The RNA shown here (Bacterial RNase P class A) has 384 nucleotides and comes from Amycolatopsis methanolica 239.
RNA sequence: CGAGUUGGCCGGGCGGUCGCGAGGGUCACCCCCUCGAGGAAAGUCCGGACUCCGCAGGGCAGGGUGGUUGCUAACCGCAACCCGGGGCGACCCGCGGGACAGUGCCACAGAAAACAGACCGCCCCGGCUUCACCGCCGGGGUAAGGGUGAAACGGUGGUGUAAGAGACCACCAGCACCCCGGGUGACCGGGGUGGCUAGGUAAACCCCACCCGGAGCAAGGCCAAGAGGGCGCCGCGAGGCGCCUGCGCAGGCGAUCGAGGGCGGCCCGUCCGAUGCCUGCGGGUAGGCCGCUCGAGCCUGCCGGCGACGGCAGGCCUAGAUGGAUGGCCGCCGCCGCGGUUCCGGCCGCGGAACAGGAUCCGGCUUACAGGCCAACUCGUCCG
Numbered sequence: 001c002g003a004g005u006u007g008g009c010c011g012g013g014c015g016g017u018c019g020c021g022a023g024g025g026u027c028a029c030c031c032c033c034u035c036g037a038g039g040a041a042a043g044u045c046c047g048g049a050c051u052c053c054g055c056a057g058g059g060c061a062g063g064g065u066g067g068u069u070g071c072u073a074a075c076c077g078c079a080a081c082c083c084g085g086g087g088c089g090a091c092c093c094g095c096g097g098g099a100c101a102g103u104g105c106c107a108c109a110g111a112a113a114a115c116a117g118a119c120c121g122c123c124c125c126g127g128c129u130u131c132a133c134c135g136c137c138g139g140g141g142u143a144a145g146g147g148u149g150a151a152a153c154g155g156u157g158g159u160g161u162a163a164g165a166g167a168c169c170a171c172c173a174g175c176a177c178c179c180c181g182g183g184u185g186a187c188c189g190g191g192g193u194g195g196c197u198a199g200g201u202a203a204a205c206c207c208c209a210c211c212c213g214g215a216g217c218a219a220g221g222c223c224a225a226g227a228g229g230g231c232g233c234c235g236c237g238a239g240g241c242g243c244c245u246g247c248g249c250a251g252g253c254g255a256u257c258g259a260g261g262g263c264g265g266c267c268c269g270u271c272c273g274a275u276g277c278c279u280g281c282g283g284g285u286a287g288g289c290c291g292c293u294c295g296a297g298c299c300u301g302c303c304g305g306c307g308a309c310g311g312c313a314g315g316c317c318u319a320g321a322u323g324g325a326u327g328g329c330c331g332c333c334g335c336c337g338c339g340g341u342u343c344c345g346g347c348c349g350c351g352g353a354a355c356a357g358g359a360u361c362c363g364g365c366u367u368a369c370a371g372g373c374c375a376a377c378u379c380g381u382c383c384g
Stems, first nucleotide, its partner, number of pairs: 001380010012333007020036006038355001042366002045364005050216004057268004062212005067081005082096001083094004097207002102205002104201003119146002121142008154172006173197001175194008220290004228245007247282007260272004297316008335352007
């Protein structure tokens, strides 16, 4: 210098002005001060915090996870390692338990697709023909060769045979079992024995191990209001005022012979349960406050650890809206593109700048993203 691999970061800056939301100052208006989206706030896919349901028992069913060791509040997350595959390499990819428990499935092609299978070929026998070979017909043997396929029931060589075949032998691959060594472990290295051989698929049923209560901030709590009804007081009366309750009508079921309901589904078991429960029709209220943002928090430094991460010290406070605030304009600078000019330093003009955007919070995953920056490493060429 060229070609790559991995990880991380930025996502315009400053000022003015007009606005928007929140907090504070002020009795209060005006006014002033401070703060005001993201790396993904997104998809809502996992996991948790928090809240309520009467802390939720046993069995069955159901769902999830799936190499090992760790990290974590937890996880379908992350780290390191193992195994398999790809790359010369840095490195990347893998829903990575079990296919000798059982069942199912294996498209197309092919004769045959799983207790295999004779299409071509090879070989033997018989018949016809022939001097004989060849050829034709029939019966049989054969998985060595061809061909099909993702996959054809170990591979190579030899013995053997009519031709062949783990039928037998040697080596190799692979399987099962045993032993030795290393490692926390997944696993790795070595040795021995055995029978000659065992297809794939569990993001098919299934088996094994482990985990799983439900609903969700419209959770949940408080205040106000409310149609109608009841009571009291005032008024001759129409009516008015106050307090309590929280509507009315119709139908059905039911109180220990228990309607109905909770314990996620079913069964058992257990608990609650009467001004109750269910259905239909009509009507009323539909506002405010809390929850709400200080939290597994953020930044810096040191220490432990290969790392994920953990510990300690110091510092910081960083949206809380609810038809839902965070925007518009102007100037200067920076970036990119185009054009003009140049005394090659630059200058001038015009235009452009992504994905997107809180709604209880947090940890992850996934997806989107104009343009730009940094670090480490690999391969190649040349030079020293």
The model forms 97% of the base pairs in the Rfam consensus.
NCBI's taxonomy places the organism under Bacteria, Bacillati, Pseudonocardiales, Amycolatopsis, Amycolatopsis methanolica.
RNAcentral holds the sequence, with entries from Rfam.
The prediction has a mean pLDDT of 77.
Rfam family: Bacterial RNase P class A. About the family: Ribonuclease P (RNase P) is a ubiquitous endoribonuclease, found in archaea, bacteria and eukarya as well as chloroplasts and mitochondria.